TPP riboswitch aptamer (THI element) from an Acetobacteraceae bacterium, 100 nucleotides, folded computationally. Its mean pLDDT, the model's own confidence on a scale to 100, is 80. The organism belongs to Acetobacteraceae, within Bacteria. The model forms 100% of the base pairs in the Rfam consensus. Rfam family: TPP riboswitch aptamer (THI element). Rfam describes the family as follows. Vitamin B(1) in its active form thiamin pyrophosphate (TPP) is an essential coenzyme that is synthesised by coupling of pyrimidine and thiazole moieties in bacteria.
RNA sequence: GCCAGCGACUUGGGGCGCCGGCGCUCUUGCGCCGGCUGAGAAGCACCCAUCGAACCUGAUCGGGGUCAUGCCCGCGGAGGGAACGUCGCCAUGGUUCGCG
Numbered sequence: 001g002c003c004a005g006c007g008a009c010u011u012g013g014g015g016c017g018c019c020g021g022c023g024c025u026c027u028u029g030c031g032c033c034g035g036c037u038g039a040g041a042a043g044c045a046c047c048c049a050u051c052g053a054a055c056c057u058g059a060u061c062g063g064g065g066u067c068a069u070g071c072c073c074g075c076g077g078a079g080g081g082a083a084c085g086u087c088g089c090c091a092u093g094g095u096u097c098g099c100g
Stems, first nucleotide, its partner, number of pairs: 001095004005089005010083001011049004016043001017036008055080003061074004
């Protein structure tokens, strides 16, 4: 010095469900309040970007559990998936060069 690593920034990708009560509506949808899981259930937020399990597909899937739900496990390192970005740091690891 470079790589890993760590941080910041820019750009881009992504999801937002379930249950109860009340009101309106008029049987479905919207709003408010509360509850569940989660990083996040519309947040000036959160997560993720190829070393990619963020997220989507399979899936109106299988098993378990729950008032209920991707709630948990399986499916599964299966298929797809957004920068192989810029800058900074160099404690730690690797590598290389120079000097002694």